[in-house]
RNA sequence: CUUCAGGGUACUGUGUAAUUCAGAACCGGCAGUGAACGGCGUUUUUGCCGCAGUCUGCGAACCAGUUUCGAAAACUGGCUGAUUCGGUGCAAUUCCGAAACCGACGGUAUAGUCCGGAUGAGAGAAG
Repeated sequence: CUUCAGGGUACUGUGUAAUUCAGAACCGGCAGUGAACGGCGUUUUUGCCGCAGUCUGCGAACCAGUUUCGAAAACUGGCUGAUUCGGUGCAAUUCCGAAACCGACGGUAUAGUCCGGAUGAGAGAAG
């Protein structure tokens, strides 16, 4: 520099009106860690790849400041959700089993899933 970089309400009920309420369903960004588990490969050893929404860190959003006549962009700072029990094992909040829990802002009948800012931004990945 170029390219890429987020998924999800079937069905039923109430109602004038709800993908927003009730029942039920569904989804899980990026990096790290991730055991002797899984896959590939090897005569063996070595090696490579994969595995966390709830662990650690980050991103978006929101707020404030710097700057500016003001704003935007940029930069800096703040804020930033949620897990237990049992099993195996030297070792697991990561594997296996079970039961839970969480999800910015604006709009609208109260929204993680619809519409909107966003044909945006971006952790980062590949070349």